[in-house]
């Protein structure tokens, strides 16, 4: 190095809700606030869900699969 994920260290991210904004909406974006998460860092490549101005566009990686990358190092 790789597979793995400890009553380990050090952190890290942040549902629901609530307050502003932005959108036609799904939702996203600061603030609060902690349900969880060993990748709940990134990627829309497949399936799926949802939403629209519906031939088509678009949202949702914290719904699954896959890609790609990272912090530690007991067993």
């Nucleotide at each position: 190095u790789c597979c793995c994920g400890a009553u380990a260290a050090g952190g890290g991210c942040a549902a629901a809700c609530c307050c502003g904004a932005a959108g036609c909406g799904a939702u996203u974006c600061g603030g609060g606030g902690g349900c969880g998460c060993a990748a709940a860092g990134c990627c829309a490549c497949g399936g799926g869900a949802c939403c629209g101005u519906c031939g088509c566009g678009g949202u949702c990686a914290g719904c699954c699969g896959g890609g790609c990358u990272g912090c530690c190092g007991a067993a």
The RNA shown here (c-di-GMP-I riboswitch aptamer) has 75 nucleotides and comes from Candidatus Segetimicrobium genomatis. The coordinates come from a structure-prediction model, not an experiment, and the mean pLDDT is 90. The model forms 95% of the base pairs in the Rfam consensus. NCBI's taxonomy places the organism under Bacteria, Candidatus Sysuimicrobiota, Candidatus Sysuimicrobiia, Candidatus Sysuimicrobiales, Candidatus Segetimicrobium.